[in-house]
RNA sequence: GGAGUAUAUCAGGUGAUCGCGCACGAGAGAAACGUGUGAGGAAAGUCCGAGCAUCGCAGGGCAGGGUGCCGGCUAACGGCCGGCGAAGGCGACUUCAGGGAAAGUGCAACAGAGAGAUACCGCAGGGGAAACCCUGUAAGGAUGGAAAGGCGAGGUAAGAGCUCACCAGCGGCAUGGCGACUUGCCGGCUAUGUAAACCCCACCUGAUGCAAGAUUGAAAGGGAAACAUAUGCGGCGGCCCGUCGCGUUUCCGGGUAAUCGCGCAGAGCUAUGCGGCAACGUAUAGACAAGAUAGAUGGUCACCAAAUACAGAACUCGGCUUAUAGAUAUGCUCCUAUC
RNA sequence: GGGCUGGUAGCUCAGCUGGUUAGAGCACUCGCCUGAUAAGCGAGAGGUCGGUGGUUCGAGUCCACUCCAGCCCA
Repeated sequence: GGAGUAUAUCAGGUGAUCGCGCACGAGAGAAACGUGUGAGGAAAGUCCGAGCAUCGCAGGGCAGGGUGCCGGCUAACGGCCGGCGAAGGCGACUUCAGGGAAAGUGCAACAGAGAGAUACCGCAGGGGAAACCCUGUAAGGAUGGAAAGGCGAGGUAAGAGCUCACCAGCGGCAUGGCGACUUGCCGGCUAUGUAAACCCCACCUGAUGCAAGAUUGAAAGGGAAACAUAUGCGGCGGCCCGUCGCGUUUCCGGGUAAUCGCGCAGAGCUAUGCGGCAACGUAUAGACAAGAUAGAUGGUCACCAAAUACAGAACUCGGCUUAUAGAUAUGCUCCUAUC
Repeated sequence: GGGCUGGUAGCUCAGCUGGUUAGAGCACUCGCCUGAUAAGCGAGAGGUCGGUGGUUCGAGUCCACUCCAGCCCA
């Protein structure tokens, strides 16, 4: 100098001017006036996890749903951190829905003789005049994504883990580790794939979402029909048990507003110290009013080299995912050149 | 704001528990029939299964993310 990799940050600023929402002041007043303040890193998708609210003052079991290497962090999580194993890369590093297929069931189309069950060709032995038949055989051929562990040697009528060495897989023992697992030794000889198919194992799990819901008001008091009178109906929604209440359903009529929930302090943010590899924890200090209900947060001009991306809060947090112009910082790797 | 459903031919829809080359009706094209048209009969064409990635030997179908439509809740 070039190429790359990981992590983190910013997301225009200042001034002028014209507008909009909200709060406070003053004001008879929601007008006008003054002061202050006013979107994001994703406010998005709504994919997870919570707070909060309702479902009765009561619940239990089954079913259903979710997660899935190990250890830790967290209020919790399908999140994060650190490891293990596998795959990719020269490397820094990246990716993985990564439990169980010797508990059981299902499926594996077409091709192929045969898809856990097998002899089509071939090879070898026997029979036969021959065509061909019987027997043995998975070394070779053919089919397929997958065909009797792989490969070499011995062995044999031909062959075969039949025997042996090495490798892969399985089981046992020992070693190191909290553990996933690692390393070593021994054993018999084999066991196909699929669980993002059913299923098994372990752990988690009530449902519904702020249009939840609470209060006040309007009108409070109605009219008609059908069915039932407890082996019935309703309620925490699928089933069973338990429990509580008791007429239920349909149509017509009336009503469908306001306030709160919801400005503001939070499992939150910033800085520093300490503990920890880290996620994170902890102590101290500091700062902090966006908040509507047809819904505010915008426009123009000047300067800064340039102002250009994705995008707009609606109860609130923790994550994930997706979109994103341009700029910056730090660690590390590889290549090349020079000293 | 919150919850749910669906995207397959030009249109309306099937496609089950993954399997060979994804079907049906209407529409379209050609031929037959008719003097001609319609109807009828016969044949044919037309599909990146909304998109991207994954699981699997194999995906319209299973899974994740994403885009676009529609419905419900005071």
Two RNAs folded together computationally: RNase P RNA and transfer RNA, 413 nucleotides in total. The prediction has a mean pLDDT of 77. Rfam match: Bacterial RNase P class A. Rfam links the family to the GO terms ribonuclease P activity, tRNA processing and dimeric ribonuclease P complex. It is annotated as a ribozyme. Rfam describes the family as follows. Ribonuclease P (RNase P) is a ubiquitous endoribonuclease, found in archaea, bacteria and eukarya as well as chloroplasts and mitochondria.